[in-house]
Context: one part of a larger RNA
Molecule: small-subunit ribosomal RNA, 3' minor domain
Organism: uncultured rumen bacterium
RNA sequence: CACCGCCCGUCACACCAUGGGAGUCAGUAACGCCCAAAGUCAGUAGUCUAACCCUCGGGAGGGCGCUGCCUAAGGUGGGACCGACGACUGGGGUGAAGUCGUAACAAGGUAGCCGUAUCAGAAGGUGCGGCUGGAACACCUCCUU
Numbered sequence: 001c002a003c004c005g006c007c008c009g010u011c012a013c014a015c016c017a018u019g020g021g022a023g024u025c026a027g028u029a030a031c032g033c034c035c036a037a038a039g040u041c042a043g044u045a046g047u048c049u050a051a052c053c054c055u056c057g058g059g060a061g062g063g064c065g066c067u068g069c070c071u072a073a074g075g076u077g078g079g080a081c082c083g084a085c086g087a088c089u090g091g092g093g094u095g096a097a098g099u100c101g102u103a104a105c106a107a108g109g110u111a112g113c114c115g116u117a118u119c120a121g122a123a124g125g126u127g128c129g130g131c132u133g134g135a136a137c138a139c140c141u142c143c144u145u
């Protein structure tokens, strides 16, 4: 590339990330309960016992065994956090030449916009209130001729 301009939304297609979602599957750190190895500590009816004591009978001390507390692992339960997947579904983004209209930009052909309510394939329409970032008209003031 200057109205044969610019430009809005639905719809169709492709791809991308994302929200919801009956749920499914993992992970993490705690908590409750059950069970409890080894071991320290504490207790000790049983059993065994070289050094010490002994009146030779035994005693002291000790080992083993047993019991208790703590407790790793394990089991189980209801929650928490986090991740992946998930029929279906919501909008978003991007994409030379798709569809439907024409909402906005000129008084854009119903001035536009804001808030709100309502209606409608879609841009949108309408009602009420507000704004001028509207045109035209009337009056006033000022500037230029």
Base pairs, nucleotide, nucleotide: 003108005105008101009100011098013095014094015093016092018090019089020088023085024084025083027081028080031077032076033075034074039070041068042067043066044065046064047063048062049061052059053058111132112131113130114129115128116127117126118125119124